């Protein structure tokens, strides 16, 4: 880092310092001088390496992580309900909810 693959409703916090913002982006919603960021220690997990009589285990090393489902939605398709238009309609359009598959971002491993 334009690429490829895998993963995500589980799990895990204290202290010190800085300090009014933070949760990628947009909308929503939420957290907030007990947050967030840095450091220290602790913990979770098991992607890579190591080790072990080995479809598994371990947790020594390299990352990662420790509010909320990737906090929710974002695109497409389907279902249901409501609405607008129209002479009428099982059609088209709009909105909400649900379902499926994705996208985005994140982390790891590989590639370049």
């Nucleotide at each position: 880092u334009a690429c490829c693959u895998a993963u995500a409703a589980a799990g895990a916090g204290u202290g010190u310092g800085g300090a009014a913002g933070a949760g990628a982006c947009a909308g929503g919603c939420u957290c907030g001088u007990c947050g967030c960021c840095a450091c220290a220690c602790a913990g979770c997990a098991a992607c890579c390496u190591g080790c072990c009589a080995a479809c598994g285990g371990u947790a020594a090393g390299g990352u990662g992580c420790u509010a909320a489902a990737u906090c929710c939605u974002g695109a497409u398709a389907g279902a249901u309900a409501g609405g607008a238009c129209g002479g009428c309609a099982u059609g088209c359009c709009c909105u909400a909810u649900c379902u499926a598959u994705g996208a985005u971002g994140a982390u790891a491993g590989g590639g370049u």
Molecule: SAM riboswitch aptamer (S box leader)
Organism: uncultured Mycoplasmatota bacterium